[in-house]
RNA sequence: GGGCCGGUAGCUCAGAGGUAGAGCAAAUGACUCUUAAUCAUUAGGUCGAGGGUUCGAAUCCCUCCCGGCUCA
Numbered sequence: 001g002g003g004c005c006g007g008u009a010g011c012u013c014a015g016a017g018g019u020a021g022a023g024c025a026a027a028u029g030a031c032u033c034u035u036a037a038u039c040a041u042u043a044g045g046u047c048g049a050g051g052g053u054u055c056g057a058a059u060c061c062c063u064c065c066c067g068g069c070u071c072a
Stems, first nucleotide, its partner, number of pairs: 001071007010024004018055001026042005048064005
C1' cells in the first nucleotide's frame, strides 16, 4: 500500500429505513440483625467524524479517523 471485518449505555453485545434495546454493572426502595443473594423501580446514548440520498438514516452511498485479521 490492497482486501475484509468491526466502532451503538460504564463493560459485553443486539438492532440492517419509521426515530435505540438486552445482559452485567450503577442508584433508590423492599426483604434481612448486617452484608450478600433475591424482588421492584429508576437513571444512563451528539449510534466514531463530516457530507449525501430520503418525508424519515444507527441502518443506504461517499470521504476521513481508530482497532483487528489477511495479502504483498
Overview:
Transfer RNA from a Dehalococcoidia bacterium, 72 nucleotides, folded computationally. Rfam family: tRNA. Rfam classes the family as a transfer RNA. The same sequence occurs in records of 3 taxa. The source organism's lineage runs through Bacteria, Bacillati, Chloroflexota and Dehalococcoidia.